RNA sequence: AUGAAGGCGGCGGGAGAGACCCGAGGAGGAAGCUCACCGGGCGCCGAAGGAGCAAAGCAGAGGAGCUGAAACUCUCAGGCAAAAACACCGUUGCCGGACG
Numbered sequence: 001a002u003g004a005a006g007g008c009g010g011c012g013g014g015a016g017a018g019a020c021c022c023g024a025g026g027a028g029g030a031a032g033c034u035c036a037c038c039g040g041g042c043g044c045c046g047a048a049g050g051a052g053c054a055a056a057g058c059a060g061a062g063g064a065g066c067u068g069a070a071a072c073u074c075u076c077a078g079g080c081a082a083a084a085a086c087a088c089c090g091u092u093g094c095c096g097g098a099c100g
Base pairs, nucleotide, nucleotide: 006095007094008093009092010091011090012089013088018042020041021040022039023038026035027034028033043080044079045078049076050074051073052072056067057066058065
C1' cells in the first nucleotide's frame, strides 16, 4: 500500500394477516364516541428471534448414533388500520485484516 470473509451503524426500498367479538374500570369529551391498558374468546400471518430436518459425510454393520441449509416446515415468541418492528436488497461510514 490492495482491502476478501465477517461484524456494527446511517439512508432508501421492504410483504403478509380481524381498525374482530365480549367484560370491568381509566383518561378526554356536552354527547355520540375516541385512545391505551387488563381479562376472556374465536379467526389468521411469517420476513425479528427461536425450534425441526433432506441429500451428503463420519461412525457402525442387526441396528441405534453424530454433523447437517433455507425464504421450506412449526407457530413458542412476535405480528394482524396507521405507526413501530421486520428477513432480504441497494448504497454508505467504521471495525476487521484474508489475498496480492
This is a predicted structure of a 100-nucleotide RNA (Glycine riboswitch aptamer) from a Candidatus Fermentithermobacillaceae bacterium. NCBI's taxonomy places the organism under Bacteria, Bacillati, Bacillota, Candidatus Fermentithermobacillia, Candidatus Fermentithermobacillaceae. The model forms 91% of the base pairs in the Rfam consensus. Its Rfam family is "Glycine riboswitch aptamer". Rfam links the family to the GO term glycine biosynthetic process.